Notes:
This is a predicted structure of a 95-nucleotide RNA (Purine riboswitch aptamer) from uncultured Proteiniclasticum sp. RNAcentral holds the sequence, with entries from MGnify. It matches the Rfam family "Purine riboswitch aptamer". About the family: Riboswitches are metabolite binding domains within certain messenger RNAs that serve as precision sensors for their corresponding targets. Allosteric rearrangement of mRNA structure is mediated by ligand binding, and this results in modulation of gene expression. A class of riboswitches that selectively recognises guanine and becomes saturated at concentrations as low as 5 nM. In Bacillus subtilis, this mRNA motif is located on at least five separate transcriptional units that together encode 17 genes that are mostly involved in purine transport and purine nucleotide biosynthesis. Its family is annotated with purine nucleobase biosynthetic process in the Gene Ontology. A reference for the family is Batey et al. (2004), "Structure of a natural guanine-responsive riboswitch complexed with the metabolite hypoxanthine", Nature. The coordinates come from a structure-prediction model, not an experiment, and the mean pLDDT is 76.

RNA sequence: UGAAUAUUGAAAAAAACUCAUAUAAUGUCUGAAAUAAGGUUCGACAGUCUCUACAGGAUAACCGUUAAUUAUCCUACUAUGAGUGAAAGUGUAUC
Numbered sequence: 001u002g003a004a005u006a007u008u009g010a011a012a013a014a015a016a017c018u019c020a021u022a023u024a025a026u027g028u029c030u031g032a033a034a035u036a037a038g039g040u041u042c043g044a045c046a047g048u049c050u051c052u053a054c055a056g057g058a059u060a061a062c063c064g065u066u067a068a069u070u071a072u073c074c075u076a077c078u079a080u081g082a083g084u085g086a087a088a089g090u091g092u093a094u095c
Base pairs, nucleotide, nucleotide: 016084017083018082019081020080021079022078023053026046027045028044029043031041032040038063039062047054055075056074057073058072059071060070061069
């Protein structure tokens, strides 16, 4: 100086979890559909330093048979960023 092995430390990446931002899982419009045991559905546009998504469940109101719904609560995905330790206590199982 080089190679190999072992140990220790540091850094990076991925996954998961948590938090934050976006967006309110939202708004608008056309067409089609139902009618108090009903209130649905297709498409388009807008919304994001932003790709995608824009559904489901429950409750209540409202609409006196007419064409129009409203409010509240709960449950994600996607994009980006950041963080990810210890102690104590409790319960269960085993020895």